[in-house]
Annotation
The part of an RNA shown here (small-subunit ribosomal RNA, 3' major domain) has 461 nucleotides and comes from Phacus hamelii. Lineage of the source: Eukaryota > Euglenida > Euglenales > Phacaceae > Phacus. The prediction has a mean pLDDT of 81.
Context: one part of a larger RNA
């Protein structure tokens, strides 16, 4: 000096009470375990794995697996010979691929040649999602937006190491202030960035707007005024004004370090393996398997409610290989066919819950939709393994869930739609964002967890 302690003190925090709605129980979706499989490619495993890498596995992706096939090789660079390059036909095959046969003679030039591609030959070398996160770079998670984490000089101590950082108040904060053997200083907090939120200018293709909107430029909040409490301090309380009051409210920002913590499978990379194969092309199959277990989720189980009919109100967003209006045809999913718009000008776009009216009346029901049968549309070469959607008929299990356990302090929790990423289509109920509706509680720090500080103990190092 640290690390520990079922040792003390203090202090923070949806930690815990106070509420609120969940999960575990039912179907189904999805992710991992086991199993099984020719193969179920790989990785990740306590908080910090498990709708995670995946912002989309029919093929392809595709690393797996059977087959058929290649060996300077799919992809580079060098070297010598051929030929421009391209294009179309046939035949064999599952396809890679093989074999034939036709067409075609370009551009630059100093007429040797040279540019770009193709074939052939030999080697040098390509290739490796092989393995090693316990050889690394980079990048992430975590404890944590917690408040620490440290140096210089000087002092103190044989030192190893102390002060400074500790103390008395305070803060969200090692924030600030007062004392002090310390003065001062860095990384961290906090401010500077961005968004809402109020006001003012000025400018806007659209029907129009001085108001709304849009975007740009500026103002505004500083414990600035008042009173009280404190040590005349920092600084708390309270009140005024104000659109906003003490960090206005959100975001980006993650200090030294900790887990030999993840990734050699994003990409880089060292050693080590593979080189007629551990590389490389295809075709079909697989990652979608199913006695079970486990997570995170959608949809329920109903009258605060289902189902019919009529009316109202959003905001972010994306659109030319795109986004489609009206209009016609279908009961629909869609199809025909055409107007606009490269978008404040067109169109996706119908918001939904809500609201008014009428029914159902407590029931496995007019509640809930799996399952499962038939017709059918859409994307694509191809929906059998394995896609979405639509009509019609089927109508399961579920009557609010044991132990046990999460999450959330306000436009928050619930709830209720709507829009993008990726994409030919999709297995999204995922993700990432919009906006509508909008509560309840919190006496408190005894107990549980985690963390910080200062103190004591010593089996540790």
């Nucleotide at each position: 000096u640290g690390a520990c302690g079922g040792g003390a003190a203090u202090a923070u925090a949806c930690a815990c009470a106070a509420g609120c709605g969940g999960u575990g129980g039912a179907g189904c979706a999805u992710g991992u375990g086991g199993u099984u499989u020719a193969a179920u490619u790989c990785g990740u495993c306590g908080a910090u794995a498990c709708a995670c890498g995946a912002a989309u596995a029919a093929c392809c992706u595709u690393a797996c697996c059977a087959g058929g096939a290649u060996u300077u090789g799919a992809c580079a660079u060098g070297u010598u010979g051929g030929a421009a390059a391209g294009c179309c036909u046939u035949u064999u095959g599952a396809a890679a691929a093989a074999a034939a046969g036709g067409u075609g003679u370009g551009c630059c030039u100093u007429u040797u040649g040279g540019a770009a591609u193709c074939c052939a030959a030999a080697c040098a070398c390509a290739g490796g999602u092989g393995g090693u996160g316990c050889a690394u770079g980079g990048u992430u998670g975590u404890c944590g937006u917690c408040a620490g984490c440290u140096c210089g000089u000087g002092u103190u101590g044989u030192g190893a190491a102390a002060u400074g950082u500790u103390g008395g108040g305070u803060u969200a904060a090692g924030u600030c202030c007062c004392g002090c053997a310390a003065c001062g200083a860095g990384c961290g907090c906090a401010a500077c960035c961005c968004u809402c939120g109020u006001u003012u200018u000025u400018a806007g293709u659209u029907a129009a707007g001085u108001u709304u909107c849009u975007a740009a430029a500026a103002a505004u909040a500083c414990u600035g005024c008042c009173g009280u409490u404190g040590a005349u301090a920092a600084a708390g309380c309270g009140g005024a004004g104000g659109a906003a009051g003490g960090a206005g409210a959100g975001g980006a920002a993650g200090a030294a370090g900790u887990c030999a913590a993840a990734u050699c499978a994003u990409c880089a990379u060292g050693c080590c393996c593979c080189u007629u194969a551990u590389a490389u092309c295809c075709u079909g199959g697989g990652c979608u398997a199913c006695a079970c277990a486990c997570g995170u989720g959608c949809u329920a189980c109903a009258a605060u409610g289902g189902u019919u009919a009529a009316g109202a109100c959003a905001a972010c967003g994306g659109g030319u290989u795109g986004c489609u209006a009206u209009u016609c045809c279908g009961u629909g999913a869609g199809g025909a066919g055409c107007c606009g718009c490269g978008a404040a000008u067109c169109a996706c776009u119908a918001a939904a819950a809500c609201u008014u009216a009428a029914u159902c009346u407590u029931a496995g029901u007019u509640c809930g939709g799996a399952u499962u049968g038939a017709a059918g549309g859409c994307u694509g070469c191809a929906a059998c393994u394995c896609g979405c959607c639509u009509u019609c008929a089927u109508g399961a299990a579920g009557c609010c869930g044991g132990a046990a356990u999460c999450g959330c302090u306000a436009g928050u929790a619930a709830u209720c739609g709507c829009a993008g990423a990726u994409c030919a289509g999709c297995u999204a109920u995922g993700c990432u964002g919009c906006g509508g509706u909008g509560a309840a509680u919190a006496c408190g720090u005894u107990c549980u967890u985690a963390u910080a500080u200062u103190u004591u103990g010593c089996c540790c190092a």